[in-house]
This is a predicted structure of a 351-nucleotide part of an RNA (small-subunit ribosomal RNA, central domain) from an uncultured bacterium. Its Rfam family is "Bacterial small subunit ribosomal RNA". Gene Ontology terms of the family: structural constituent of ribosome and ribosome.

Context: one part of a larger RNA
RNA sequence: UUGGGCGUAAAGCGCGCGUAGGCGGCCCCGGUAAGUCCGCUGUAAAAGUCAAAGGCUCAACCUUUGAAUGUCAGUAGAUACUGCCGGGCUAGAGUCCGGAAGAGGCGAGUGGAACUCCUGGUGUAGCGGUGGAAUGCGCAGAUAUCAGGAAGAACACCGACGGCGAAGGCAGCUCGCUGGGACGGUACUGACGCUGAGGCGCGAAAGCGUGGGGAGCGAACAGGAUUAGAUACCCUGGUAGUCCACGCCGUAAACGAUGGGCACUAGGUGUGGGAGGUGUCGACUCCUCCCGUGCCGGCGCUAACGCAUUAAGUGCCCCGCCUGGGGAGUACGGCCGCAAGGCUAAAACUC
Numbered sequence: 001u002u003g004g005g006c007g008u009a010a011a012g013c014g015c016g017c018g019u020a021g022g023c024g025g026c027c028c029c030g031g032u033a034a035g036u037c038c039g040c041u042g043u044a045a046a047a048g049u050c051a052a053a054g055g056c057u058c059a060a061c062c063u064u065u066g067a068a069u070g071u072c073a074g075u076a077g078a079u080a081c082u083g084c085c086g087g088g089c090u091a092g093a094g095u096c097c098g099g100a101a102g103a104g105g106c107g108a109g110u111g112g113a114a115c116u117c118c119u120g121g122u123g124u125a126g127c128g129g130u131g132g133a134a135u136g137c138g139c140a141g142a143u144a145u146c147a148g149g150a151a152g153a154a155c156a157c158c159g160a161c162g163g164c165g166a167a168g169g170c171a172g173c174u175c176g177c178u179g180g181g182a183c184g185g186u187a188c189u190g191a192c193g194c195u196g197a198g199g200c201g202c203g204a205a206a207g208c209g210u211g212g213g214g215a216g217c218g219a220a221c222a223g224g225a226u227u228a229g230a231u232a233c234c235c236u237g238g239u240a241g242u243c244c245a246c247g248c249c250g251u252a253a254a255c256g257a258u259g260g261g262c263a264c265u266a267g268g269u270g271u272g273g274g275a276g277g278u279g280u281c282g283a284c285u286c287c288u289c290c291c292g293u294g295c296c297g298g299c300g301c302u303a304a305c306g307c308a309u310u311a312a313g314u315g316c317c318c319c320g321c322c323u324g325g326g327g328a329g330u331a332c333g334g335c336c337g338c339a340a341g342g343c344u345a346a347a348a349c350u351c
Base pairs, nucleotide, nucleotide: 003323004322005321006320007305008304012319014202015201016200017199021195022194023193025089026088028087029086030085031084032083034082035081036078037077039075040074041073042072049067050066051065052064053063054062055061092192093189094188095187096185097184098183104178105177106176107175108174109173110172111155116150117149118148119147120146121145122144126137127136163170164169207248208247209246210245211244212243216242217241221237222236223235224234259318260317261316262315263314264313267296268295269294270293271292272291273290274289275288276287277286300307301306324351325350326349333344334343335342336341
């Protein structure tokens, strides 16, 4: 490589947009005849292979004749399927219209609770902390309590087993700008589709650069304890950081450890959004359909666990990836980065 695989054994790229390529709707029509099928002709050296006959006493071996050979080229045809050209269609895809849902994104503004700090009042000897303590704070008046002020960060209840987003992720409230989706209507376009090597973009936390900010928390660090020790767990402090702007980084148990698309294959129950119906004075309730999100469960699948119309079932299309453990996601080289490092990615050796 082939094959077999990728939820947990090795294996789904963190996610999207999209180039090349691969694949692609209708028992539709016409053309072409490249693929495809078929006839003929040519070619397909010899040896080899197969068949028949023959030669070494047989055989191996050898000789003769014939056949066959994957194909290839030319030429005459076939036209179901694929391709190509032209025409048509509306079931895929998209546009439009309608009312509604949402922590989707960006920007600006704004609110209350709490913590801390400052000022003032009341007030006095402790507070704090722990398993128990101590470090620490306090008679220069702390803790507690009341009033006023400042500042930063996060948004209790609602809150969900809920919603939105491609993923990362998104939550006080208001306004502005803006993306996507579901449902209903069928007016329009007429296959415009799916996937996607490269490529481009987005991408938690930590970290980096410049400037700002800094309440609380808090790596590092210091001290107090614990302990045989205690470079920890506990306690008192505390710098970077956590926050903002702009620019980098590009990783993760980036997880559903499950790539994307389409179709098909029992049910039951909850919940979010939409539509229709029954019913009612009306709101509910109830029934049906579509989309989402959970739980349970059958066929089937699975090594088992489990999955089970949100498949890990049954099929098709496209991409990515795996191929014993260690060495090693390392070395070297290349590309990227300010750095930290990232991406790509071996071998010796060894079991």